[in-house]
Molecule: c-di-GMP-I riboswitch aptamer
Organism: Ferrimonas lipolytica
RNA sequence: AGCAGACAAAGGCAAAGUCAGUGUGAACUGAUGACGCAAAGUCUCCGGUCUCAAGCGAAGUAACACAGCUUGAGAUAGCGGGACUACCACA
Numbered sequence: 001a002g003c004a005g006a007c008a009a010a011g012g013c014a015a016a017g018u019c020a021g022u023g024u025g026a027a028c029u030g031a032u033g034a035c036g037c038a039a040a041g042u043c044u045c046c047g048g049u050c051u052c053a054a055g056c057g058a059a060g061u062a063a064c065a066c067a068g069c070u071u072g073a074g075a076u077a078g079c080g081g082g083a084c085u086a087c088c089a090c091a
Base pairs, nucleotide, nucleotide: 002090005088012037013036017032018031019030020029021028022027035078041084042083043082045081046080047079048076049075050074051073052072053071054070055069056068
């Protein structure tokens, strides 16, 4: 230096589940636990998915509920893209 990461070495993260806590919720935090991860480090800029609220609303209903759509506020960086940063190794 590198669009390269090995059945190697060092170190790292930690899915589901369980327990405790937080939140209306998606989900998050801690402990436990390892499915996996070479950025599974950081950031919602773009797309996706999900949640909550309001509005609209097909069929339907006694009236609601409810598909879907719109707007707003959120969640997910371990859904993908993008931006930024970084350890070890040099087979």